Molecule: small-subunit ribosomal RNA
Organism: Sexangularia sp. CB-2014
RNA sequence: UUGAAGAGUUUGAUCAUGGCUCAGAUUGAACGCUGGCGGCAGGCCUAACACAUGCAAGUCGAGCGGUAGCACAGAGAGCUUGCUCUCGGGUGACGAGCGGCGGACGGGUGAGUAAUGUCUGGGAAACUGCCUGAUGGAGGGGGAUAACUACUGGAAACGGUAGCUAAUACCGCAUAACGUCGCAAGACCAAAGUGGGGGACCUUCGGGCCUCAUGCCAUCAGAUGUGCCCAGAUGGGAUUAGCUAGUAGGUGGGGUAAUGGCUCACCUAGGCGACGAUCCCUAGCUGGUCUGAGAGGAUGACCAGCCACACUGGAACUGAGACACGGUCCAGACUCCUACGGGAGGCAGCAGUGGGGAAUAUUGGACAAUGGGGGCAACCCUGAUCCAGCGAUGCCGCGUGAGUGAUGAAGGCCUUAGGGUUGUAAAACUCUUUCAGAUGGGAAGAUAAUGACGGUACCAUCAGAAGAAGCUCCGGCUAACUCCGUGCCAGCAGCCGCGGUAAUACGGAGGGAGCUAGCGUUGUUCGGAAUUACUGGGCGUAAAGCGCGCGUAGGCGGCUUGGCAAGUUGGGGGUGAAAUCCCGGGGCUUAACCUCGGAACUGCCUCCAAAACUGCUGAGCUAGAAUCCUGGAGAGGUGAGUGGAAUUCCUAGUGUAGAGGUGAAAUUCGUAGAUAUUAGGAAGAACACCAGUGGCGAAGGCGACUCACUGGACAGGUAUUGACGCUGAGGUGCGAAAGCGUGGGGAGCGAACAGGAUUAGAUACCCUGGUAGUCCACGCCGUAAACGAUGGAUACUAGCUGUCCGGAUGCAAAUCUGGGCGGCCAAGCGAAAGUGAUAAGUAUCCCACCUGGGGAGUACGUCCGCAAGGAUGAAACUCAAAGGAAUUGACGGGGGCCCGCACAAGCGGUGGAGCAUGUGGUUUAAUUCGAUGAUACGCGAGGAACCUUACCAGGGCUUAAAUGUGGUCUGACAGCUUUAGAGAUAGAGCCUCCUUCGGGCAGAUCACAAGGUGCUGCAUGGUUGUCGUCAGCUCGUGCCGUGAGGUGUCAGGUUAAGUCCUAUAACGAGCGCAACCCCUGCCGUUAGUUGCCAGCAUGUAAAGAUGGGGACUCUAACGGGACUGCCGGUGCAAACCGCGAGGAAGGUGGGGAUGACGUCAAAUCAUCACGGCCCUUACGUCCUGGGCCACACACGUGCUACAAUGGCCGGUACAGAGAGCAGCCACUGGGCAACCAGGAGCGAAUCUAUAAAACCGGUCACAGUUCGGAUCGGGGUCUGCAACUCGACCCCGUGAAGCUGGAAUCGCUAGUAAUCGGAUAUCAGCCAUGAUCCGGUGAAUACGUUCCCGGGCCUUGUACACACCGCCCGUCAAGCCAUGGAAGCCGGGAGUGCCUGAAGUCCGUCACCGCAAGGAGCGGCCUAGGGCAAGAUCGGUAACUAGGGCUAAGUCGUAACAAGGUAGCCGUACCGGAAGGUGCGGCUGGAACACCUCCUU
Repeated sequence: UUGAAGAGUUUGAUCAUGGCUCAGAUUGAACGCUGGCGGCAGGCCUAACACAUGCAAGUCGAGCGGUAGCACAGAGAGCUUGCUCUCGGGUGACGAGCGGCGGACGGGUGAGUAAUGUCUGGGAAACUGCCUGAUGGAGGGGGAUAACUACUGGAAACGGUAGCUAAUACCGCAUAACGUCGCAAGACCAAAGUGGGGGACCUUCGGGCCUCAUGCCAUCAGAUGUGCCCAGAUGGGAUUAGCUAGUAGGUGGGGUAAUGGCUCACCUAGGCGACGAUCCCUAGCUGGUCUGAGAGGAUGACCAGCCACACUGGAACUGAGACACGGUCCAGACUCCUACGGGAGGCAGCAGUGGGGAAUAUUGGACAAUGGGGGCAACCCUGAUCCAGCGAUGCCGCGUGAGUGAUGAAGGCCUUAGGGUUGUAAAACUCUUUCAGAUGGGAAGAUAAUGACGGUACCAUCAGAAGAAGCUCCGGCUAACUCCGUGCCAGCAGCCGCGGUAAUACGGAGGGAGCUAGCGUUGUUCGGAAUUACUGGGCGUAAAGCGCGCGUAGGCGGCUUGGCAAGUUGGGGGUGAAAUCCCGGGGCUUAACCUCGGAACUGCCUCCAAAACUGCUGAGCUAGAAUCCUGGAGAGGUGAGUGGAAUUCCUAGUGUAGAGGUGAAAUUCGUAGAUAUUAGGAAGAACACCAGUGGCGAAGGCGACUCACUGGACAGGUAUUGACGCUGAGGUGCGAAAGCGUGGGGAGCGAACAGGAUUAGAUACCCUGGUAGUCCACGCCGUAAACGAUGGAUACUAGCUGUCCGGAUGCAAAUCUGGGCGGCCAAGCGAAAGUGAUAAGUAUCCCACCUGGGGAGUACGUCCGCAAGGAUGAAACUCAAAGGAAUUGACGGGGGCCCGCACAAGCGGUGGAGCAUGUGGUUUAAUUCGAUGAUACGCGAGGAACCUUACCAGGGCUUAAAUGUGGUCUGACAGCUUUAGAGAUAGAGCCUCCUUCGGGCAGAUCACAAGGUGCUGCAUGGUUGUCGUCAGCUCGUGCCGUGAGGUGUCAGGUUAAGUCCUAUAACGAGCGCAACCCCUGCCGUUAGUUGCCAGCAUGUAAAGAUGGGGACUCUAACGGGACUGCCGGUGCAAACCGCGAGGAAGGUGGGGAUGACGUCAAAUCAUCACGGCCCUUACGUCCUGGGCCACACACGUGCUACAAUGGCCGGUACAGAGAGCAGCCACUGGGCAACCAGGAGCGAAUCUAUAAAACCGGUCACAGUUCGGAUCGGGGUCUGCAACUCGACCCCGUGAAGCUGGAAUCGCUAGUAAUCGGAUAUCAGCCAUGAUCCGGUGAAUACGUUCCCGGGCCUUGUACACACCGCCCGUCAAGCCAUGGAAGCCGGGAGUGCCUGAAGUCCGUCACCGCAAGGAGCGGCCUAGGGCAAGAUCGGUAACUAGGGCUAAGUCGUAACAAGGUAGCCGUACCGGAAGGUGCGGCUGGAACACCUCCUU
């Protein structure tokens, strides 16, 4: 010291793990749309690519010789007397030249450089122009040379020869110390003048001399700058592990300003490296900048410091300073000039051009300021710099107006049609004028002169709301919603994801949200990300503990005490450039910006102090560790030997037809004698029982017995050593099974292989054989689910219990104490499950390992291996997940319990025939539509000849019917008659309102409004089916769990039942169950007609027909009754059992109605309703006719049968319920009959209807019949406008198929099945054999729950959740993408060797030059570059090839998830289209505790 936020996305849901994505800030940016002003800042990130043109470093005449050009004195000449010409170093000045200083600064760029660099801090062996201070000096000589002149070469650049000349140019001599060398004596070393002024004196008249200024020489010192050395820090890669001969050191020369292998000769053989040498890739470093709470991470534009570079490479010269951006030489590439001989050039200075690129500016002004170079100065130069220009590139500031203004205008949009919204927004009225514009004034920057900026900033005045708003977004994250269009298309998308006809997600519009001269997109960096975790993570199951030991380096380390002071702590000093950041001030109107002061710069170095801890060191200790003695335990290891049982084989005997094997079989063995059995023999392998969550070992692993050798642990004893310890990168050893090599062995088992089965197939599971192998010896391999999926060591932290080996006490039981192996649990931990002294707890130390899934433990490289292969170990690309634990369901060819006409036991059917009816299919102008496993198919339809009717053909209408509003018109319309027409319809005739005059009524017409059986049941309401009348489904509070969720609702019983009881962290409650309701079964009370009639009367042929009666039946209202209430037994209870009692009925008495939460996007838009879409002279509406009734065929549901338990004929008896006036119809007559003609009763307890089977009698005699009735012919009846397509019924005739029905399948548990008839709805009639009711007669069987189906509860597994009709694996085929290999081909950088070798320093040097110094020339070393050679390495490309990834609906199978139908998986070997199969060994991360196989969605 002011500082820390999260969200979306794996799931049905949850927690945790884990990745991906977003919100923030940032930028030298770019792109899209838009764009008013100003200030400040910044502007080639790419090609260190190439550059036209101009400018960017000159200056000094006060160093010099001079005078080409200009100007002026001055002189001369000419003449048109004020001009021209000539001369003129005398003057101002000055081109070129000599000389001095400066071109080593300033400016640019970041190629190279991983250290010869940079940063921080130290150091000693140095130099330093200009500047400052100090001490001295500056005497006297000499010879040249540019310029210039003459000649001359060359196109040019540039020279050559001869001659002349000056200096602050050059060289001697003298002088010489606080200089250099030397121990000393001593020796050696320098210089320059110039300008201004000047009195005397001197003068060769130049001057000397004096003075001032400036310059010069030597030395010392300072300052500044520079060079050198050291330490620490400063990227990545180990798929780069060894590198190095001037290399490391020494001695001595040389060299440098200076140390030094810097260089050379000799000597030594070193030096660096796992604390990462060498090599490769990348990179200028820092102050800082961005981000971040910080620690960190990223970065190094602008500004500042350092370094490096200047076309590429090399080299030196000059100089104080360079190996030199605008200097030199050489080589190379490129460009230009050329007379072809030869020359010139270097924008990574400022502008600018081309090129590259997504992309980055003017060939501007000025030296006014600041600074620099030169000069005494004036001054000159300065693309440094100061300004201006361009571009929203960024930051900051301002504006685009303000106030009032509701009829809430118009318009737009939406609408539930009322309204809402845009919206005080506009208009309108009032006001203001910043900015921009116009006019006028006008700075500071300048401390005397000098202002590019610039008539700029600023000030004043003027006019007028006047000139000035866009961009993105609106599904969630994330602020902001509607309409239209589109219809998995077009498109969007940062992630999740939108779009398949109602899209807040696409496109448009209205509205809204956000920011604002900008907004959005893309890219970058940090953050969020505790997602590399120092701060601050993990490793049993999510990714992650090496298979296990020994041990090196390293890391860490017991108790006491002395010393030291490296770490540590405190204080002081030096440094940490400035700028930046922060704080406080100040200046621009504010801000950005600028500026002053402070703080800070968390760092490094150094001095002093302390001595607790760590460290080092001295001395000790015994609790760690080790040694010794004694003792017992043990499948610990190695070697040698021995044993019995079993298997197989061989020999012999007995013995005969089978044996084996399986779900069932077959292959196989056997009459040549098997199997079986007896005896003998051989061989190899393994060691039953004991045997145990027993023992031993580091792990792998170890099991008969004996002997030998040998390792470790444990207990007791106390003696010895005295921290000797722990861990352990590399290293090294051991290491199951399989496999490999060599040699043996080979009984059993047994990959491969063969055969037999199974199967759609069966390269499998099953069976019969069987080779490697399994065994031994020696040598390899080095991997496993090598697992406790749990590294090692030490210490501490509740209990209970079993067992093995010791010890103590004890007679024993038992108790105590060590070391192991187990079980259950506390606290704690953990995502949970779990773990829990053998930790997954609490701590410490050390090692290994992890960082999303796939690609992949793959490729390449390297190491190991005989091989198989092992170890190490990526990337491109691709996905938004992959994975863990637990929860709720669902499912299982998992388990347990239970139920149901579910099976079984029975009865009767269907499936075969004919017909009826529905459906499919086909046909058709149409065969309208819907329903389609169960849960469609005698279903909607409980009644299609027309109608219905929705379909088709044809003909019409434009509004029929209903309703309402408004306008106009009429007084009718309707009805009746009639004509045409198939009819709808059209025409003609007859008839024809009321009024209080406002209108009413009715009609026509127009506009709205209608109409649609058109689409969407996947937009919906309502209704319905099904699971299922199954017993379940939930809630409140509490409790448990982080949570989903659980508990309750589970458990033990019981029930038809979540029915009840007991127990219980649950206590209660709701919807369901049951009950309440209706019918029925018994009784009672009340009532008594149309019903009943016993008793009393009347009465008939008969009769409740009549008087009367309420007893009975009955009717219909109210009650009673049944509750396991009583008894016995069992049981805690609930309850159950009992030919128990009583009772009409007994354990729900029987039946009905009643259908929980929900499932199937189940059915229905055609019952009805309804959103949206569609049609509007038609998809509406009317009419006639047709169709829905078709017919090769297939299926469902029924009827009738196949006959004697029957058919036919005759006789005779007994119901219940329901219906009836356009009706039911008695009775009479006619007809064979259907029916017809009359006609009584009854709107019904009054009238109407033969009940049938049954029973009695007769007949038929087993046959296609006296069974069966289809079909067909003929004739009729009835309904109806009309029976042709297409009605029912009657009569006569005809007399099919069919003789009990394959596989399969349905219903039913008692008044039920079966059988018999009756009634009703619909309805004119009826295709009804259907549907729904009613009664009559009236059975059989249920041992039982193994199995099939369905369901309920509990439990278990799960990779399923669209929920097993689930999920999912691999080959093959297709497309796309990236990658590996590859004969080769091409290219890059680097190294090595050999040859050649420019310039140049250095060295050497006789002939030439020079008086000499020295030089030229020549030679040598080194060397840039070039050439050749053999390799190594990196990259690109490639015919072909290999695997991988991705891609709605391709092929083959079914491997995995449930016991996944052969449990799965790991390692290894062999085999196979493929998943995979099998052998051997291992693991549980397997269910369950016994019956062949069986694919998919």